[in-house]
Context: one part of a larger RNA
RNA sequence: AUAAGGUGGAAGACUUGGUUUGAGGCGCUGAUGAAGGACGCGACUAACUGCGAAAUGCCUCGGCGAGCUGUAUGCAAGCUUAGAACCGAGGAUCUCCUAAUCAGACUUCUGUUCAAGACCGAAAGGUCGGGGAACGCAGGGAACUGAAACAUCUCAGUACCUGCAGGAAAAGAAAUCAAUUGAGAUGUGGUUAGUAAGAGCGACUGAAAACCACACACGGCAAACCGAAUCUGGCAUUGAAAAAUGUCAGAGAUGUGGUGUUUUGGACCUCCUUUUAGUCCUCGCUUGGAAAUGCGAAGUCUGCUGGAAAGCAGCACGAUAAAGGGUGAAAGUCCCGUAGCAGUAACCGAGCAAGAUGUGGAGGUAUCCAGAGUAGUGUUCCUUGGAUAUGGAGCAUGAAAAUGGGAGGCACUAACUUCCAACCGUAAAUACGUCUCAAGACCGAUAGCGUACGAGUACUGUGAAGGACAGGUGAAAAGAACCCAUGACAGGGAGUCAAAAGAUCCUGAAACCUUAUAGGU
Numbered sequence: 001a002u003a004a005g006g007u008g009g010a011a012g013a014c015u016u017g018g019u020u021u022g023a024g025g026c027g028c029u030g031a032u033g034a035a036g037g038a039c040g041c042g043a044c045u046a047a048c049u050g051c052g053a054a055a056u057g058c059c060u061c062g063g064c065g066a067g068c069u070g071u072a073u074g075c076a077a078g079c080u081u082a083g084a085a086c087c088g089a090g091g092a093u094c095u096c097c098u099a100a101u102c103a104g105a106c107u108u109c110u111g112u113u114c115a116a117g118a119c120c121g122a123a124a125g126g127u128c129g130g131g132g133a134a135c136g137c138a139g140g141g142a143a144c145u146g147a148a149a150c151a152u153c154u155c156a157g158u159a160c161c162u163g164c165a166g167g168a169a170a171a172g173a174a175a176u177c178a179a180u181u182g183a184g185a186u187g188u189g190g191u192u193a194g195u196a197a198g199a200g201c202g203a204c205u206g207a208a209a210a211c212c213a214c215a216c217a218c219g220g221c222a223a224a225c226c227g228a229a230u231c232u233g234g235c236a237u238u239g240a241a242a243a244a245u246g247u248c249a250g251a252g253a254u255g256u257g258g259u260g261u262u263u264u265g266g267a268c269c270u271c272c273u274u275u276u277a278g279u280c281c282u283c284g285c286u287u288g289g290a291a292a293u294g295c296g297a298a299g300u301c302u303g304c305u306g307g308a309a310a311g312c313a314g315c316a317c318g319a320u321a322a323a324g325g326g327u328g329a330a331a332g333u334c335c336c337g338u339a340g341c342a343g344u345a346a347c348c349g350a351g352c353a354a355g356a357u358g359u360g361g362a363g364g365u366a367u368c369c370a371g372a373g374u375a376g377u378g379u380u381c382c383u384u385g386g387a388u389a390u391g392g393a394g395c396a397u398g399a400a401a402a403u404g405g406g407a408g409g410c411a412c413u414a415a416c417u418u419c420c421a422a423c424c425g426u427a428a429a430u431a432c433g434u435c436u437c438a439a440g441a442c443c444g445a446u447a448g449c450g451u452a453c454g455a456g457u458a459c460u461g462u463g464a465a466g467g468a469c470a471g472g473u474g475a476a477a478a479g480a481a482c483c484c485a486u487g488a489c490a491g492g493g494a495g496u497c498a499a500a501a502g503a504u505c506c507u508g509a510a511a512c513c514u515u516a517u518a519g520g521u
Base pairs, nucleotide, nucleotide: 001517002516003515004514005513006512011507012506014471017443018442019440020439021438022437023436024435026433027432028131029130036097037096038095039052040051041050044074047071048070058091059090060089061088062087063086067079068078069077102111103110104109112115117128118127119126120125135166136164137163138162139161140160146153150200176183177182187214188213189212190211197205198204218425219424220423221371225258226257229256230251231250232249233248234247235246236245237244238243263402265369266368267367268364269363270362271361272360278357279356280355284352285351286350287349288348289347293342294341295340299315300331301314302313303312304311316333317332324336325335326334376397377396378395379394380393381392382391404420405419406418407417408416459466460465479505482493483492484491
């Protein structure tokens, strides 16, 4: 060097898994004991899955229709057309630990026997506790970094810690903006705009109105006046329920209830008008949604190659169905599906009807009412783009009363405009994604999630925590009977197969190793 092998697992082609985006609806749970675990449950069972001493399951209803006893073969024993298994809905059971709550405990255990604590309540009784990926609101709150050093500043009200809540949260019906025209709660997106403004005026930070769009929704108290006309619980009657009536007990004059709720205010006075609006409820009627699921066209015709036809050739057929997958290679017409239709108990929604509850307005303006340590002011701080003109906190001070008060980016005065603080509630548009579905000029096993495999596993660490490797026979096990040989693994025949692809199993590169042959030194 060539050849033949071994080793090894690259590359190829594959995909059970992942990833991103979109759409859709859905979105809390727990003392009726959760989330999460431990230990058990199978004829043979170590693991996973499922389940809980009623234990790989029990009951009822519905679907399906011939097989079934999970992954998972085998063998055994059984179940099933008197309808199993499987699928859907509802129910029963549900050991021990755990908020863990009778007492105790380092102990998934022990000992008493019927029950912890806090809050509300007269009692009966009720509520809370813990969990939840991200999203939300609030209380605290950095530094690296940038400023080419660094201190105000920036990073940033970010990371992180804590509390609390919901399916969303928060915000929200003008003491708001605007500018002499007007708008009309809040939220979110676009734009305004890197603009106004702030700033060792450095680095940098950084709005709002208006406009466009999505979505739209408004209500209740305190007070004046009336003064028990009211409410809660138990029981009884009526009812479909809501509710009404009665009765007992309690709440309630420190005010239950009625009225009233905003700037043409309300009470009050006078007059007119009356059962409409709205709200609640569910026997009934109508209708929609909603489970498993059902129907669903047309070649398995001929020939050829082949192990196999779906390929090739020929002749047919369907199409509101040429999305996709499977089937021994590449199938509209073989199978599952697809287009298009159908379907329902419980349950949920809408409308109608019935029932229950329940008035609405005009004028007048004498009197009464309209949220106080509040508005405002001083000062010290925090915060904000907010500059003297953001919002807030501490301390001090401290109003007015509708002929009143706040705001209108310096202060004050007048005029003008605009609104009515110091009480409360409020859907949708918005955020997020442990869910489902679909798609991808996304990955294809050193990639893609850490996990395509009994993966948050094995393993490491006292612990918080860290955290892998690992896919592929074949169409079908047809997984190699039998013989030789043998300690075993190998091996030689025989047989299967299209092919040994032979279980260290698709293909099987290189490094590396061996042998043979040829050549060189």
A computed fold for a 521-nucleotide part of an RNA from an Aquificota bacterium, annotated as large-subunit ribosomal RNA, domain I. The RNAcentral record of the full RNA draws on ENA and SILVA. The prediction has a mean pLDDT of 80. It matches the Rfam family "Bacterial large subunit ribosomal RNA".